Source information
The RNA shown here (Glycine riboswitch aptamer) has 91 nucleotides and comes from [Anoxybacillus] calidus. Taxonomically the source falls in Paranoxybacillus (Bacteria, Bacillati, Bacillota, Anoxybacillaceae). The coordinates come from a structure-prediction model, not an experiment, and the mean pLDDT is 80. Rfam family: Glycine riboswitch aptamer. Rfam describes the family as follows. This family represents the bacterial glycine riboswitch. It was read from a public genome assembly, where an Rfam model found it.
RNA sequence: AUGAGAACAAGGGGAGAGACUACGUUUUUGUAGCGCCGAAGGAGCAAGCGGAAUACGUGAAUCUCUCAGGCAAAAAGACUCUUGUUUGACG
Numbered sequence: 001a002u003g004a005g006a007a008c009a010a011g012g013g014g015a016g017a018g019a020c021u022a023c024g025u026u027u028u029u030g031u032a033g034c035g036c037c038g039a040a041g042g043a044g045c046a047a048g049c050g051g052a053a054u055a056c057g058u059g060a061a062u063c064u065c066u067c068a069g070g071c072a073a074a075a076a077g078a079c080u081c082u083u084g085u086u087u088g089a090c091g
Base pairs, nucleotide, nucleotide: 005087006086007085008084009083010082011081012080013079018034020033021032022031023030035071036070037069041067042065043064044063048058049057050056
C1' cells in the first nucleotide's frame, strides 16, 4: 500500500408558497393587515428497550407543528454529487 464508513473544506445540483393589500418611502425598501410554504434552525411523538407497573424514563424522520425562517430576483436551503485533507472497519 485495500479503503466500507465518519469528519472538515471547496465547487456543482437543489423544491414549495402573494413582485398580495393599505399607508409612507418611492431604486433598494419601512410599518401594519390578511393569505400561504417546509427542505436552515427549533419543538413534538410511535414501535422497541428499561421498569412490578396502565406510573415514569429513553426513543427517529423527508412525519407533525409552524416559534423562527421563507413566498419576483438575490441570499438562504434539508439532501445529494465531485475533488482534496484527516481518520479508519475489513483485507